[in-house]
RNA sequence: GGGCGCUUAGCUCAGCCGGUUAGAGCGCUUCCCUUACAAAGGAGAGGUCAGUGGUUCGAGUCCACUAGCGCCCA
Repeated sequence: GGGCGCUUAGCUCAGCCGGUUAGAGCGCUUCCCUUACAAAGGAGAGGUCAGUGGUUCGAGUCCACUAGCGCCCA
């Protein structure tokens, strides 16, 4: 330098062929339980879907570019 893939909650990841509430597990807070802690159970908070622009009535999803990470080739 060229090609490909990935980026969604604090962490690990789902999210189908674009369609109306953006989710799961773990973690966190709180309640319950306990002498206390843990476990089990109930409730809750937490997100610019990497960034910018575009397509569309409508984008986490499609397109372009940028950034970061990884793999391959030279």